[in-house]
RNA sequence: UAUUCAUCCAGAGCAGCUGAGGGAAUGGCCUGAUGACGCUGCGGCAACCCCCAUACGGGAAGGUGCCAAUUCCAUCGGAUUUGUUCCGGCAGAUGAAAC
Numbered sequence: 001u002a003u004u005c006a007u008c009c010a011g012a013g014c015a016g017c018u019g020a021g022g023g024a025a026u027g028g029c030c031u032g033a034u035g036a037c038g039c040u041g042c043g044g045c046a047a048c049c050c051c052c053a054u055a056c057g058g059g060a061a062g063g064u065g066c067c068a069a070u071u072c073c074a075u076c077g078g079a080u081u082u083g084u085u086c087c088g089g090c091a092g093a094u095g096a097a098a099c
Stems, first nucleotide, its partner, number of pairs: 003097006013042005021031003025075004043067003047064003050059003071091001076088004
């Protein structure tokens, strides 16, 4: 990098450095000099693996992951309808396999 499967309305932030964008794309809407994003340290969460157990539960030692907003919302299609709402798909993210 491509493939398969599963999940995505829950949860969880402080400090130091840096200094302008960030939220994948587009649009919207948010967010950011009261310092975002990123990096580092510590802390936390518990989605998957894992551990205890066999459990509907618990844990956080270990491997990943995550710690604004439902994957922030929409995008394509369908149903409902005129408030929209719901469902599915695409895309994306994460994990576990396989190569």
Background
Predicted 3D model of a 99-nucleotide RNA (SAM riboswitch aptamer (S box leader)) from Megasphaera paucivorans. Of the family's consensus pairs, 97% are formed in the model. The coordinates come from a structure-prediction model, not an experiment, and the mean pLDDT is 80.